[in-house]
Parts: sequence; C1' cells; structure tokens
RNA sequence: CCCAAUAUUUAGCAAAGCCGUCGAAAGGCGGCGACGCAAAGCUAUGAGUCUACGGCAGGCUGCUGCUAAGAUUGUCAGGCUGCAAAA
Repeated sequence: CCCAAUAUUUAGCAAAGCCGUCGAAAGGCGGCGACGCAAAGCUAUGAGUCUACGGCAGGCUGCUGCUAAGAUUGUCAGGCUGCAAAA
C1' cells in the first nucleotide's frame, strides 16, 4: 500500500400497534411508534409462503375446491451496490 474480517464508535433502517389512504384480498403508501437488523440497501431471477378480483369445476344457495398474471426482499437463496476503524 492492497485485500479480507470483526468488537467498539459515529451514523442508518424500522417490527407490532394506532390514525389516514389505495386495493376484491393478500398487502402497499404516509404519519406516529421501536421489535429487532452489520446489508432489515436495491432487484420479484429461483424456491417457499399469503391472497383469489377474474377463470375453471361442483353445489343449488349465495357456498366449496383448484388456479397468479397479484403480494411478500424483515422467509431462504441468486445478482448488483455500500461501510469509519483496532486486535
């Protein structure tokens, strides 16, 4: 000097819940709020999980089952990017 790792520090993000709003729903967005996170940054590419407007089938009574093109990145991975500093 370069690479890598990780205590601590300075910072960062923001679970549940509540209010408002969008949506058929799952869920998203905004505000308040912190359960936690060393990638809890971005990406829906693979898998898992959730929902079923719509579609298909059944039933004959407003129901049941299946289905993602919808959702989830704080489910697990892949890809991309970032971080001061000991031993």